[in-house]
RNA sequence: CUCUUAUUCAGAGUGGUGGAGGGAAUAGGCCCUAUGAAACCCAGCAACCAACACAAGUGUGUACGGUGCUAAAUCCUACAGUGCAAACUGAAAGAUAAGAG
Numbered sequence: 001c002u003c004u005u006a007u008u009c010a011g012a013g014u015g016g017u018g019g020a021g022g023g024a025a026u027a028g029g030c031c032c033u034a035u036g037a038a039a040c041c042c043a044g045c046a047a048c049c050a051a052c053a054c055a056a057g058u059g060u061g062u063a064c065g066g067u068g069c070u071a072a073a074u075c076c077u078a079c080a081g082u083g084c085a086a087a088c089u090g091a092a093a094g095a096u097a098a099g100a101g
Stems, first nucleotide, its partner, number of pairs: 001101008013042001015041003021032003026078004043070003048066002051062004074093001079090004
């Protein structure tokens, strides 16, 4: 990098360093941010994998390890369908985990 499977409206900071951007990419919108962005550290959340305990209807629990995450649904829309509209459903794309090449 490609493929497969699963998840994607829950949860988590009045901390320290830092010092201007950030919300994946393109476009449109809407937001966050000097009352301090990104990044790093610490802390926390979660429970995919591993481990352990219980169970035996394949689950429930724990949270030391491997990842991940900690504004807003993956911030919303873009494609298709339904609808007067508001909106709803699905897909695509993305993200994360596990596995394969």

RNAcentral holds the sequence, with entries from Rfam. Predicted 3D model of a 101-nucleotide RNA (SAM riboswitch aptamer (S box leader)) from Serpentinicella alkaliphila. It matches the Rfam family "SAM riboswitch aptamer (S box leader)". Its family is annotated with regulation of gene expression in the Gene Ontology. The organism belongs to Serpentinicella, within Bacteria.